The RNA shown here (transfer RNA) has 76 nucleotides and comes from a Deltaproteobacteria bacterium.
RNA sequence: AGGGUCGUAGCACAACUGGUAGUGCACCGGACUCCAAAUCCGGGGGUUGGGGGUUCAAGUCCCUCCGGCCCUGCCA
Numbered sequence: 001a002g003g004g005u006c007g008u009a010g011c012a013c014a015a016c017u018g019g020u021a022g023u024g025c026a027c028c029g030g031a032c033u034c035c036a037a038a039u040c041c042g043g044g045g046g047u048u049g050g051g052g053g054u055u056c057a058a059g060u061c062c063c064u065c066c067g068g069c070c071c072u073g074c075c076a
Stems, first nucleotide, its partner, number of pairs: 001072007010025004019056001027043005049065005
């Protein structure tokens, strides 16, 4: 440099064909307990990597940029 793949909550990941962004863990509050853990109940947390475009509607489609990983190649 070229190609492929991925980027969604603090972490790990979902979201069939474009149609209300969710689950688990963690965190916060409560119950239980002498206290804590475990367990149970409830709750908060998202510019879906940035920007632009298409569309009535975009996490999803198109363009571009950034970052991670993998493959190939070039120079020395």
The source organism's lineage runs through Bacteria, Pseudomonadati, Myxococcota and Myxococcia. Rfam family: tRNA. Rfam links the family to the GO term triplet codon-amino acid adaptor activity. Its mean pLDDT, the model's own confidence on a scale to 100, is 83.